[in-house]
This is a predicted structure of a 72-nucleotide RNA (transfer RNA) from a Bacteroidales bacterium.
Rfam family: tRNA.
RNA sequence: GCCGAUGUAGCUCAGCGGUAGAGCACUUCCUUGGUAAGGAAGGGGUCGGGAGUUCAAUUCUCCCCAUCGGCU
Numbered sequence: 001g002c003c004g005a006u007g008u009a010g011c012u013c014a015g016c017g018g019u020a021g022a023g024c025a026c027u028u029c030c031u032u033g034g035u036a037a038g039g040a041a042g043g044g045g046u047c048g049g050g051a052g053u054u055c056a057a058u059u060c061u062c063c064c065c066a067u068c069g070g071c072u
Base pairs, nucleotide, nucleotide: 001071002070003069004068005067006066007065010024011023012022013021018055026042027041028040029039030038048064049063050062051061052060
């Protein structure tokens, strides 16, 4: 230099055009003499950045950034 994959909640990941979700973690409450376990409720996301297509983009297209892999 060229090609490809991946970037979504604190962490691990789903969702692949139509109001953004799960598990764990976190907060509060219940239960207990106290802890653990269990139960209930709740908070938390400019979907890596920018532009384009579309009535509508996390999703499609292009450019950039980061990480990983391959080729030279």